Bacterial RNase P class A from a Deltaproteobacteria bacterium, 376 nucleotides, folded computationally. It was read from a public genome assembly, where an Rfam model found it.
């Protein structure tokens, strides 16, 4: 001193003044149906690591379900843990990238079926002969026909194990040794996934399941606009009243009923409103178990609850980067401390019922590792 890798913790202080929200209150003050309402004044509180995207998982509410199977749709897919619960998160094995710290990883089944495998290529999977290689018939001697051959060439992201030795017409796991694989059996270690040893069988079976399917396991639905109470106008049932003897129907006229009209009473239930509403799988610390994830214990804390939605604005002071100047130190220099000046900067981004993670946005710091260069 470069270049990587992984992790942790923060999100500038403090102080004034003006407002917004929300809790209190031996205080005024107004209104009250006497419950409490408002308004002032006073104390004390006020956004995040992502509050975000709403991608999973749960509490909790409110439908539906007696249990229990089948089906359908979805979803998950090494193993073992952790967890209310996950598609999460530890640890581990296996596979694969990297000199290396370390990182990725949707990792069950292709020997149950069906189906794709572009482009080249004969041929893309139980078949297949361009070339070439043998043998054989034929010839006009260029050459053409049948047969066998997957050892060699070509194509291709893959072409039916490699390497050698037998053997054959040429050849071939056709046989044989090794070597890889693959499938079965033994024996040791592991909780396991799986390691590590031996031994069998010529078994050589192409890839793809984030195609379809099979196998295992999980899964009812809507979501705080959930859902619970209160309860205005106006309307609806129902009782009852009747005035200046108003108005309409029946009905031309009287009475009579019936609307209509006041008054109570009831019942749904809109505006509005109040709960749900923030003490909860909470937060900190310590001490104990565990490789971790996480998990006991014990002590201390209470830390937004708005709903057209508050959580802001200005000003001092002072911390931090940066740029520039000046002054002092140290260096031959290049520079590099430290003080002071002046100027400019400080991101992403804004709760809405709540908690666990995932993903995405995004400043500046610090610690730990790795490898390569340089100097003592």
């Nucleotide at each position: 001193g470069a270049a990587g890798c992984g992790g942790u913790a923060c999100a500038g202080g403090u102080g004034a003044u003006c407002g917004c929200u929300g809790g209190c209150g031996c205080u005024u003050c107004g209104c009250u149906u006497c419950g409490g309402c408002g308004a002032a004044c006073g104390c004390g509180a006020g956004a995040g690591g992502a509050a975000a995207g709403u991608c999973c998982g749960g509490g909790c509410u409110c439908c539906g379900c007696a249990g229990g199977g089948c089906a359908a749709g979805g979803g998950u897919g090494g193993u073992c843990g952790u967890u209310a619960a996950c598609g999460a998160c530890g640890a581990c094995c296996g596979g694969g990238g990297g000199u290396a710290a370390c990182c990725c990883u949707a990792g069950g089944g292709a020997a149950a079926g069906u189906g794709c495998c572009a482009c080249a290529g004969a041929a893309a999977a139980c078949a297949a002969a361009c070339c070439g290689c043998u043998a054989u018939c034929u010839u006009a001697c260029g050459g053409g026909g049948u047969a066998g051959u997957a050892a060699g060439g070509g194509u291709g992201a893959a072409a039916c194990g490699g390497u050698g030795a037998g053997g054959u017409a040429a050849g071939a796991g056709c046989u044989c040794a090794c070597c890889a694989g693959u499938u079965c059996c033994c024996c040791g270690g592991g909780u396991g996934a799986c390691c590590g040893g031996g031994g069998a069988a010529g078994c050589u079976u192409g890839g793809c399941a984030a195609a379809c399917c099979c196998c295992a396991c999980c899964c009812g639905g809507a979501g705080c606009a959930a859902g619970a109470c209160c309860a205005a106008a106006a309307g609806a049932g129902g009782g009852g009243c009747u005035u200046a003897c108003a108005g309409g129907a029946c009905u031309g006229c009287c009475c009579g009923u019936c609307c209509c009209g006041c008054c109570c009473c009831u019942g749904g239930g809109u505006a509005g409103g109040u709960c749900g509403c923030u003490c909860g799988a909470g937060g900190c610390a310590g001490c104990a178990g565990g490789c971790a994830a996480c998990c006991g214990c014990u002590g201390c804390c209470c830390u937004a609850g708005a709903u057209g939605a508050a959580u802001g604005a200005u000003c001092a002071c002072u911390g931090c980067c940066u740029g520039a100047g000046a002054c002092a130190g140290g260096g031959c220099a290049a520079c590099c401390u430290g003080u002071u000046u002046c100027a400019g900067g400080a991101a992403c981004a804004g709760a809405a019922c709540c908690c666990g993670g995932c993903u995405u946005a995004u400043g500046a710091a610090c610690c730990g590792c790795u490898u390569c260069u340089g100097c003592c």